A computed fold for a 75-nucleotide RNA from a Candidatus Woesearchaeota archaeon, annotated as transfer RNA. The RNAcentral record of the sequence draws on ENA. The organism belongs to Candidatus Woesearchaeota, within Archaea. The coordinates come from a structure-prediction model, not an experiment, and the mean pLDDT is 83.
[in-house]
RNA sequence: GGCCCCAUAGCGCAGCCCGGUUGGCGUAACUGGCUCUUAACCAGUAGGUCGGGGGUUCAAAUCCCUCUGGGGUCA
Numbered sequence: 001g002g003c004c005c006c007a008u009a010g011c012g013c014a015g016c017c018c019g020g021u022u023g024g025c026g027u028a029a030c031u032g033g034c035u036c037u038u039a040a041c042c043a044g045u046a047g048g049u050c051g052g053g054g055g056u057u058c059a060a061a062u063c064c065c066u067c068u069g070g071g072g073u074c075a
Base pairs, nucleotide, nucleotide: 001074002073003072004071005070006069007068010027011026012025013024020058029045030044031043032042033041051067052066053065054064055063
């Protein structure tokens, strides 16, 4: 330098290909219940402008372009 993959909640991931209901799951955090207390268990709450910017569209996490960061591969 060429090509490919990845980036979504504190952490681990799904959703993307094929655009459309309020962006979900587990775990962690917090609150309550249960318990003599803790853990476990049960219920609930909060937390995201989906890596940055631009474009297409009535509508973008999803399609297109570009940039940044990480990984792989060919030299």